[in-house]
RNA sequence: GAUGCGAGCCAGACAGCCGCUGGUCGACGCAAGUCGGCGGGAGGAAGGUCCGGACUCCAUAGAGCAGGGUGACGGUUAACGGCCGUCCGCCGAAAGCCCUCGGGUAUAAGGCGAGGAAUAGGGCCACAGAGACGAGCGUAUUAAGUUACGGUGAAACGCGGUAACCUCCACCUGGAGCAAUUCCAAAUAGGCACGCGUUGAGGUGACUCGCUGAGCGUGCGGGUAGGAAGCUUGAGCGCCGGAGUAAUUCGGCGCCUAGAGGAAUGGCUGUCAUAGCGCAAACCGCAAGGGGCGCGCCGUAACAGAAUCCGGCCUAUCGGCUCGCAUCAACU
Numbered sequence: 001g002a003u004g005c006g007a008g009c010c011a012g013a014c015a016g017c018c019g020c021u022g023g024u025c026g027a028c029g030c031a032a033g034u035c036g037g038c039g040g041g042a043g044g045a046a047g048g049u050c051c052g053g054a055c056u057c058c059a060u061a062g063a064g065c066a067g068g069g070u071g072a073c074g075g076u077u078a079a080c081g082g083c084c085g086u087c088c089g090c091c092g093a094a095a096g097c098c099c100u101c102g103g104g105u106a107u108a109a110g111g112c113g114a115g116g117a118a119u120a121g122g123g124c125c126a127c128a129g130a131g132a133c134g135a136g137c138g139u140a141u142u143a144a145g146u147u148a149c150g151g152u153g154a155a156a157c158g159c160g161g162u163a164a165c166c167u168c169c170a171c172c173u174g175g176a177g178c179a180a181u182u183c184c185a186a187a188u189a190g191g192c193a194c195g196c197g198u199u200g201a202g203g204u205g206a207c208u209c210g211c212u213g214a215g216c217g218u219g220c221g222g223g224u225a226g227g228a229a230g231c232u233u234g235a236g237c238g239c240c241g242g243a244g245u246a247a248u249u250c251g252g253c254g255c256c257u258a259g260a261g262g263a264a265u266g267g268c269u270g271u272c273a274u275a276g277c278g279c280a281a282a283c284c285g286c287a288a289g290g291g292g293c294g295c296g297c298c299g300u301a302a303c304a305g306a307a308u309c310c311g312g313c314c315u316a317u318c319g320g321c322u323c324g325c326a327u328c329a330a331c332u
Stems, first nucleotide, its partner, number of pairs: 001328010012272007020041002023038006043303001047314002050312005055177004067173005072086005087115001088113004096105003116168002121166002123162003133158001137150004181229004191220006202212003236255008276297004283290002
C1' cells in the first nucleotide's frame, strides 16, 4: 500500500434568563401553604416485553403422570434459551492458479449453526423418473426371487434421507404479577348492636306558640375517595492489584448516580466545536485539474424517552472518535 474483519467510546459544549419536579435549610403562617438559599433530575437502547432471576401474594404431605421448555463437550453465573473456550459442519477477500475470457478454484482473520437419538416405533420424501420407501418392474442369468445390472434423482432395487413431523432419551419446570402486596383512613349511602321515639323523635335559625309527622342518637365493623409503605444501597459504579486463554471471580481504596407517580426532567437568547453548503490562499501540474490556510452561510439535528429492580437477547439509530486482528505485495 491492497483486501477482508473485530472491539470499545461519544450521542453537542459553555454562559445568561424564564420555567417544571423531588430533597434539604431558613423566614413567614393557626394551618393549608408561600417566599428565598443550596443541591439532585432519562437512555444506549429508558423501547419490544422474547428469555432468566430478586421480591410479593396465592396454592401446596411426598412421589409420579400430563403439559411446557432446553439439547455437541467443558466452563461461567443468583439464574438463563445468555456469555466464554474447544471440537465438528458450513460460509468467508484481494492475491495466486486454471480458463472456452464469461467464469471456476483456496484459505486467513472473522462470521453462522434448533449440533442428543434414524438399529424402539409411526409418518413424510417436491421436481425428474416406469417405479420413492416396500417391494415390485425391465434385461441377462440360475436348479431356485439364484445372482448381476438398470436412464432420472439428494436418495433406486439398501441396513437411504428427514426429529425445525410425531416420537424416544437426558435435564429443567407450581400459578399470578408492583394495577404484586401491606398499613392508615374520610364525606355520603348502606349494614349490625344498643338506647330513645305516634303518651310525638326529628325538622321549621335561639326561645314560646303554631305547622309538620317517623325516625333520631351513640357505638362498632367492611368497602370507596385520599394518604403512606413497597421505592431505589444494588447480583451497584469507578480505579488499582491477584487468579483464569476467556466468560468470570477475589481483595483493597474511593463514590452515591432520578424516584416522579395521570406521571417532572423543558423553553428562549448568545458564543463556539462537529457535520453540510458556497467562495478560496500557499503548494503540485504545460493544461484540465488536484489541494484546502482562511472567509461566509446554515444553526444542533438520528432513534427515542424512566414508572418495582436487576442479568441478557432482539429491534431502532444523524453523525463522529479510538484501538486491534488477518492475508497478500513492495521497500528498509
Notes
RNAcentral holds the sequence, with entries from ENA. This is a predicted structure of a 332-nucleotide RNA (Bacterial RNase P class A) from Telluria sp. The gene name in the source record is rnpB.